[in-house]
RNA sequence: AAACCAAACUUGCUGAAUCCCAGCUUUGCUGGGUACGGAGGAACCAAUCAGAGGGGUUAAUCCAAGUAAACUUGGUAGGAAACCUUCUUUCCCGAGCCCGUCAGCUAACUUCGGAAGCAUAAUAGAAGGAGUGA
Numbered sequence: 001a002a003a004c005c006a007a008a009c010u011u012g013c014u015g016a017a018u019c020c021c022a023g024c025u026u027u028g029c030u031g032g033g034u035a036c037g038g039a040g041g042a043a044c045c046a047a048u049c050a051g052a053g054g055g056g057u058u059a060a061u062c063c064a065a066g067u068a069a070a071c072u073u074g075g076u077a078g079g080a081a082a083c084c085u086u087c088u089u090u091c092c093c094g095a096g097c098c099c100g101u102c103a104g105c106u107a108a109c110u111u112c113g114g115a116a117g118c119a120u121a122a123u124a125g126a127a128g129g130a131g132u133g134a
């Protein structure tokens, strides 16, 4: 000097998951709220159920093959990608968790969450908007 690695800050990404107040044994913990999300729950309508069940959240369903299974591979409904929407395009994801025999929709009403994880030049073009600076 270069490369690599780690940490912090800034800037951002997925997501409902941001922000505020108070207290305490104070650098953390506890409690109360909150932007924003989910569930249950009439009439009417819908449904005809029975089960080797059924259901919720989420983009995350379903199919085929190798298969006894686990697991693997390929595809797929659907979804993310740096201001927003749409079209095209590139690339990636297409998991998990929960309820516990029970739930269609659903006004009033009841109830729960308000996390976690990640990134280093971001896929790009067009149309229509928005905003900032000069």
Stems, first nucleotide, its partner, number of pairs: 011119004019033006036113005045104001053102001054099004062075005078093002081090001083129006

Notes:
Model confidence (mean pLDDT): 80 of 100. Predicted 3D model of a 134-nucleotide RNA (c-di-AMP riboswitch aptamer (ydaO/yuaA leader)) from Lutispora thermophila DSM 19022. It matches the Rfam family "c-di-AMP riboswitch aptamer (ydaO/yuaA leader)". From the family's description: This family represents a conserved RNA structure found upstream of the ydaO and yuaA genes in Bacillus subtilis and related genes in other bacteria. The same sequence occurs in records of 2 taxa.